[in-house]
Context: one part of a larger RNA
RNA sequence: UGACGGGGGCCCGCACAAGCGGAGGAACAUGUGGUUUAAUUCGAUGAUACGCGAGGAACCUUACCCGGGCUUGAAAUGCAUCUGACCGGAGUGGAAACACUCUUUCUAGCAAUAGCAGAUGUGUAGGUGCUGCAUGGUUGUCGUCAGCUCGUGCCGUGAGGUGUCGGCUUAAGUGCCAUAACGAGCGCAACCCCUAUCAUUAGUUACUAACAGGUUAAGCUGAGGACUCUAAUGAGACUGCCACCGUAAGGUGUGGGGAAGGUGGGGAUGACGUCAAAUCAGCACGGCCCUUACGUCCGGGGCGACACACGUGUUACAAUGGGGGGUACAGAGGGUUGCUACCUGGUGACAGGAUGCUAAUCUCAUAAAGCCUCUCUCAGUUCGGAUCGGAGUCUGCAACUCGACUCCGUGAAGCUGGAUUCGCUAGUAAUCGCGCAUCAGCCAUGGCGCGGUGAAUACGUUCCCGGGCCU
Numbered sequence: 001u002g003a004c005g006g007g008g009g010c011c012c013g014c015a016c017a018a019g020c021g022g023a024g025g026a027a028c029a030u031g032u033g034g035u036u037u038a039a040u041u042c043g044a045u046g047a048u049a050c051g052c053g054a055g056g057a058a059c060c061u062u063a064c065c066c067g068g069g070c071u072u073g074a075a076a077u078g079c080a081u082c083u084g085a086c087c088g089g090a091g092u093g094g095a096a097a098c099a100c101u102c103u104u105u106c107u108a109g110c111a112a113u114a115g116c117a118g119a120u121g122u123g124u125a126g127g128u129g130c131u132g133c134a135u136g137g138u139u140g141u142c143g144u145c146a147g148c149u150c151g152u153g154c155c156g157u158g159a160g161g162u163g164u165c166g167g168c169u170u171a172a173g174u175g176c177c178a179u180a181a182c183g184a185g186c187g188c189a190a191c192c193c194c195u196a197u198c199a200u201u202a203g204u205u206a207c208u209a210a211c212a213g214g215u216u217a218a219g220c221u222g223a224g225g226a227c228u229c230u231a232a233u234g235a236g237a238c239u240g241c242c243a244c245c246g247u248a249a250g251g252u253g254u255g256g257g258g259a260a261g262g263u264g265g266g267g268a269u270g271a272c273g274u275c276a277a278a279u280c281a282g283c284a285c286g287g288c289c290c291u292u293a294c295g296u297c298c299g300g301g302g303c304g305a306c307a308c309a310c311g312u313g314u315u316a317c318a319a320u321g322g323g324g325g326g327u328a329c330a331g332a333g334g335g336u337u338g339c340u341a342c343c344u345g346g347u348g349a350c351a352g353g354a355u356g357c358u359a360a361u362c363u364c365a366u367a368a369a370g371c372c373u374c375u376c377u378c379a380g381u382u383c384g385g386a387u388c389g390g391a392g393u394c395u396g397c398a399a400c401u402c403g404a405c406u407c408c409g410u411g412a413a414g415c416u417g418g419a420u421u422c423g424c425u426a427g428u429a430a431u432c433g434c435g436c437a438u439c440a441g442c443c444a445u446g447g448c449g450c451g452g453u454g455a456a457u458a459c460g461u462u463c464c465c466g467g468g469c470c471u
Base pairs, nucleotide, nucleotide: 007471008470009469010468011467012466013465015461016460019424020423021422022421023420026315027314028313029312030311031310032309033308034306035305042053043052064301065300066299067298068297069296070295077123078122079121080120081119082118083117084116088103089102090101091100092099093098106115107114108113126290127289129288130287131286135284136283137279138278139277140275142273147186148185149184150183151182152181153162154161155160166177167176168175192267193266194265195264197235198234199233200232201231202230203229207224208223211222212221213220238261241255242253243252244251245250304443317417321376322375323374324373325372326371327370333364334363335362338357339356342353343352344351345350383414388409389408390407391406392405393404394403430453431452432451433450434449435448436447
């Protein structure tokens, strides 16, 4: 000077408490450990690994295993020599890769030669081989915590201190006062984006109040520029006003005004640094290693195994529910190798036709929970849907290992879960559906978004955890 203390003081955070819903028990999905295996590729491992890299493992991917091939090599490039082709077509062998055979057979120029392509040789290539403890870049975490420093001055022999401490205040090293300090920088805040209100401008593909036409119905049509909306520019919130407290900063008020009130809500934004934290397998890169193989191509298998253990989820155990019928209301997105209205066939997945749309125009697309009504009456059930049998549909060279979906049948465990443990303070939790990326298809119950319905509780800071300041 730091760090630490079952030392002290002050303060904060879904940290506890108060509440609501979960996990831990069941079945399944998924990741991990372990075991197994020819291989079950590799990495990630307290918090900060474990639905993580992977925003798509049947082949490919693929890095692993077995087998079959190639060796200037799958791709790139320099030099030398040689050839005139290469590509394409056909055949044989083969699981394919590949090997062999036949066929076709360069361009410019008179030529030398040049270009292009191939072959041979060589310098090189290639390596998801090792080292993240040699590195760049990027990332996690403490933590969106309020801290971390500098110049000059002053103090100290020096390390260093002061400033940055103290009082009050703030979400904040935010500010005010005080002060051997005076200033400044990186952080805080603001500037940026979305959202909540209004105005102006604009009016198609969106909208429809008034007028007119028209339909079984419908902004359907003329028309309109009011409204909604779209998207650009502005306004608006600043403790500005009032009252009280306070020297001030500031605080309090079911004060006013206002769509919004004290950071309005959300996002982006992550200081100096810590963990030799993570990544050589995104990429780049030093060193080391392989070079007829640790490179590379292909076929098949594996990454999907299964006495077991753990994490994260989905579905349930039912009546605030299950089933049948009727009926209402979104937002945000995607679409030409695509989304497909409509018609027909099929119980259905879907198929066959057909039309519109490069989209505020057409389409995916009926939102679901909700509401009305009927039924079930507490039962392992009309709960629950695992598992298995059969028959199909679709994608794709190809669904055996190892796809999804549909229909019929089957109908397992499970009656609310021990110790323990997680999330959440408001349009939040809980609950309900919808969309997208990846993608031929899909193992998505994952991830990222969107809207619908919509709570309870917070006395308080003694205690648990983490953090800040002073000592």
Small-subunit ribosomal RNA, 3' major domain from an uncultured bacterium, 471 nucleotides, folded computationally.
Its mean pLDDT, the model's own confidence on a scale to 100, is 84.
It matches the Rfam family "Bacterial small subunit ribosomal RNA".